[in-house]
RNA sequence: GAAGUCGGCUGGACCGCCGCUGGCACGAUCAGGGAAACCUGGUGCUGGAGGAACGUCCGGACUGCGCAGGGCAGCGUAGGAGGUAACACCUCUCCACCGCGAGGUGAGGAUCAGAGCAACAGAGACGAGCCGAUUGAGUUCGGGUGAAACGGGCAAUCUCUACGCGCAGCAACACCAAAUAGGCACACGAUGACGGGGCCCCCCGAGUGUGCGGGUAGGUGGCACCGAGCCGCAUGGGUGACCAGCGGCCCAGAUGAAUGGCGGUCACGUCACGGGCAACCGUGAUGCACAGAAUCCGGCUUACAGGCCGACUUCACAC
Repeated sequence: GAAGUCGGCUGGACCGCCGCUGGCACGAUCAGGGAAACCUGGUGCUGGAGGAACGUCCGGACUGCGCAGGGCAGCGUAGGAGGUAACACCUCUCCACCGCGAGGUGAGGAUCAGAGCAACAGAGACGAGCCGAUUGAGUUCGGGUGAAACGGGCAAUCUCUACGCGCAGCAACACCAAAUAGGCACACGAUGACGGGGCCCCCCGAGUGUGCGGGUAGGUGGCACCGAGCCGCAUGGGUGACCAGCGGCCCAGAUGAAUGGCGGUCACGUCACGGGCAACCGUGAUGCACAGAAUCCGGCUUACAGGCCGACUUCACAC
């Protein structure tokens, strides 16, 4: 210098104007909506998307229901050891295969429990027969084909073994709670209740009143969290995943679903023109990825313009 392997980081910055939304404080125990529950409204300060918030694939937290214990069925996992709250994740390691190598990939338990399967070729393809030779004797040897032939292979076919799993999910679940229609209790009622009409005792005529209870609409909580929490460490242990210690921090929370819109400046890339020996400078145009929380957390997978860093390998050249 060329070609590669592995790992990590980043994912534009700023200003002005106008908005949206969570929290806190103040302001009225004021106003509006609503039967109520509850919601909405002002000002100030402050917080407001991601490395994948994607997918909803795996594992958990949490919640309800179920549950004496064990087994069957079903589903899942599969070399060994470890990490973790847990996992199908991660780490180390053995073996096999691929690569000159750095490295990469692995559905890597069992075929003396049982069943099933093998295109073409071949007499014969799963179980011992068949053919040839040989022997006292299925006694011994051989059989062109084919990946496999008289013994084996495949478990990415069923199966067996070991281990794990109760079922459902925040539309879980808890609380507040109309209207209407059922339900229950009590009271009044053809000796006329309740209601209505004439208006002071007459008429009409069959249910009426009060309370309770469940569910629905609607509303609130769950739900923004002191936590498997986040960040840092020239701390300790460990090959490592990781664990411990120390210090600091409190970090989105909607539900017809906020996190935005407009204008400008700069950075970066590309193109054109001009200048310069060149590095480069100036002007103009244009571009700036993938994508967006929805109960929360740990993983995995997939998408991604551009930029940066580290370790290592092979080849060539120079010293």